Predicted 3D model of a 172-nucleotide RNA (Lysine riboswitch aptamer) from Romboutsia weinsteinii. The prediction has a mean pLDDT of 80. RNAcentral holds the sequence, with entries from Rfam. NCBI's taxonomy places the organism under Bacteria, Bacillati, Peptostreptococcales, Peptostreptococcaceae, Romboutsia.
RNA sequence: ACUAUUGAUAGAGGUCGCAUUGUUAAAGAGUAGUUUUGUGGAGGUAGCACGAUGAAGCAAAAUAAAAGGUAACGAUGCCGAAAUAUAUAAGUAAUGCUUAACACUUAUAUGUUGGGGUUAUGUAGAAUAUGCAUAACACUGUCACAAUAAUUUGUGAAGAGCUAUCUUUAGA
Numbered sequence: 001a002c003u004a005u006u007g008a009u010a011g012a013g014g015u016c017g018c019a020u021u022g023u024u025a026a027a028g029a030g031u032a033g034u035u036u037u038g039u040g041g042a043g044g045u046a047g048c049a050c051g052a053u054g055a056a057g058c059a060a061a062a063u064a065a066a067a068g069g070u071a072a073c074g075a076u077g078c079c080g081a082a083a084u085a086u087a088u089a090a091g092u093a094a095u096g097c098u099u100a101a102c103a104c105u106u107a108u109a110u111g112u113u114g115g116g117g118u119u120a121u122g123u124a125g126a127a128u129a130u131g132c133a134u135a136a137c138a139c140u141g142u143c144a145c146a147a148u149a150a151u152u153u154g155u156g157a158a159g160a161g162c163u164a165u166c167u168u169u170a171g172a
Stems, first nucleotide, its partner, number of pairs: 002171003007166005014079001017078009033063007043050001046098003082113011114140002117137008142157006
């Protein structure tokens, strides 16, 4: 020097890499809600409040939002980045008030997914935007094997991977 192995450090995939966050914008929407008038005639709410001094509903007028999600431009952290399913634990709100979970947030454990895209189905959503799940189709990066004139083609695998450097142990 080589092969295998232990551990550590640093990297790569992408011009739509991943997530969080700030500003602006569109949409949400002239919608929900509130008020007045007319009609109506006993309900309304998860429950209470409320209701013949007129409930729900319908119509007209006036006033009039917000959240989640999206896009652009920045900032930050990164490359199981992150997403998702199940289980456990803790916590949480709107409305005049109270409270719950088949809701939401956080953490842990186990499992799945290399990455983004298109299409279809399902689901969430105001939405034909978009998110999530599954499947198919090509594309792309890594490694292995085979073939070859080529760094070109084909097949397969999975991130607990791959590349580089150092390091532990062993072989020779």